[in-house]
RNA sequence: AGGGCAAAUCGUUCUAUCGCUCUUUAAGCAAUUAAAGGGAGGAAAGUCCGGGCAACACAGAGCAUCCUGCUUCCUAACGGGAAGAGCCCGCUCCGGCGGGUAUAGAAAGUGCCACAGAAAAUAAACCGUCUCGCCUCCGGGCGCGAUAAGGGUGAAAACGUGAGGUAAGAGCUCACGGCUUUUCCGGGUGACCGGGAUCGCGGUAAACCUCAGGAGUUGAAAAACCAAAUACACCGGUGUCCGAGGGCUGCUCGCCCGAGCCGGAGGGUAGGUUGAUAGAGGUCGUAAGCGAUUACGAUCCCAGAUAAAUGAUAGAAGUCGGAAGGGAUUUAUUCCUGAUGAUAACAGAACCCGGCUUACGGAUUUGCAUUUUUU
Numbered sequence: 001a002g003g004g005c006a007a008a009u010c011g012u013u014c015u016a017u018c019g020c021u022c023u024u025u026a027a028g029c030a031a032u033u034a035a036a037g038g039g040a041g042g043a044a045a046g047u048c049c050g051g052g053c054a055a056c057a058c059a060g061a062g063c064a065u066c067c068u069g070c071u072u073c074c075u076a077a078c079g080g081g082a083a084g085a086g087c088c089c090g091c092u093c094c095g096g097c098g099g100g101u102a103u104a105g106a107a108a109g110u111g112c113c114a115c116a117g118a119a120a121a122u123a124a125a126c127c128g129u130c131u132c133g134c135c136u137c138c139g140g141g142c143g144c145g146a147u148a149a150g151g152g153u154g155a156a157a158a159c160g161u162g163a164g165g166u167a168a169g170a171g172c173u174c175a176c177g178g179c180u181u182u183u184c185c186g187g188g189u190g191a192c193c194g195g196g197a198u199c200g201c202g203g204u205a206a207a208c209c210u211c212a213g214g215a216g217u218u219g220a221a222a223a224a225c226c227a228a229a230u231a232c233a234c235c236g237g238u239g240u241c242c243g244a245g246g247g248c249u250g251c252u253c254g255c256c257c258g259a260g261c262c263g264g265a266g267g268g269u270a271g272g273u274u275g276a277u278a279g280a281g282g283u284c285g286u287a288a289g290c291g292a293u294u295a296c297g298a299u300c301c302c303a304g305a306u307a308a309a310u311g312a313u314a315g316a317a318g319u320c321g322g323a324a325g326g327g328a329u330u331u332a333u334u335c336c337u338g339a340u341g342a343u344a345a346c347a348g349a350a351c352c353c354g355g356c357u358u359a360c361g362g363a364u365u366u367g368c369a370u371u372u373u374u375u
Base pairs, nucleotide, nucleotide: 001371002370004368005367006366007365008364009363010362012317013316014315015314016313017312018311020039021038022037023036024035025034026033027032041346045357046356048355049354050353051352052351053219054218055217056216060253061252062251063250064249065215066214067213068212069211070084071083072082073081074080085103086101087100088099089098090097091096104210105209109208110207111204112203113202126151127150128147129146130145132143133142134141135140159177160176161175162174163173164172178201179200182197183196184195185194186193187192223274224273225272226271234264235263236262237261238260245257246256247255281300282299283298284297285296286295287294288293318343319342320341325336326335327334328333
């Protein structure tokens, strides 16, 4: 210097004309007119989490179902974020650096570990080794028994290495090391780290399960109000305090409301207002903190439609791109200037907010490893 991977930020701006829409002011009986001001994202997407808000309840309890699972801190809260610890992976000058993490329990129980292999957890003898007995062409062969150190299969063969011991072997014994149980000492807010003693020695819980903590439901098509019209009518079933029906994630118990409820046929209406955008709000500055973030001060109001507006044209800037030209240089290459052209990709609010995930042209920044060149 080039390209690759990962993460983060930005992701067009201004002017003019015309068009659409909202707010405010003025005029108008009204339709509307004029002026001023505003008008779609970093993900508006997915609907995966957490809330605000609204309604049902204010009576809960148990079971079921679901979610979370290292520590401390931040936050309204979160399955989110920050900083750490453990474990795993890569690099390393072995100081450390970078990345990942679904990280309670296998000593409560059940299940699973394909294929290969003799055997996969109350395991096991294919080859091999050893004692004894028989046979022998003296090389060995056969049989009972013992064995799991050596070899084989496998992701994994029942903690590892070494020594002793043994007929040959085995934690059988010892030393050192690894992991686990129960504890003691020191450091740390803590997860944990270092050291000593003790108990033991397959893995797997993103398998069932156990333990600990937590979860009311629905969702703006939630809901509230106003206006208008009609048939408080008809038929059937059932019920009225011995309670039909309803409320509570599902079920049971309990509690509360309760005179109506379920079905059939038929009649009327289906318009408007609110919810609906002033907030866990944005921007700037100061202070504290490793940081996420918090506090204080100043300042601003930045869409509100209802079949759904937020656009079009032109110019310029910015950005992308690089025809032609010029300079340097041994080549490779590099630097300057720069025409025509383009406005790039993913993509459009619909109750709101904080996260997560996914998609993405181009530019910038950071990290990682790699290629080439120079010193």
Predicted 3D model of a 375-nucleotide RNA (Bacterial RNase P class A) from an uncultured Sphingobacteriaceae bacterium. It was read from a public genome assembly, where an Rfam model found it. It matches the Rfam family "Bacterial RNase P class A". Rfam classes the family as a ribozyme. The prediction has a mean pLDDT of 75.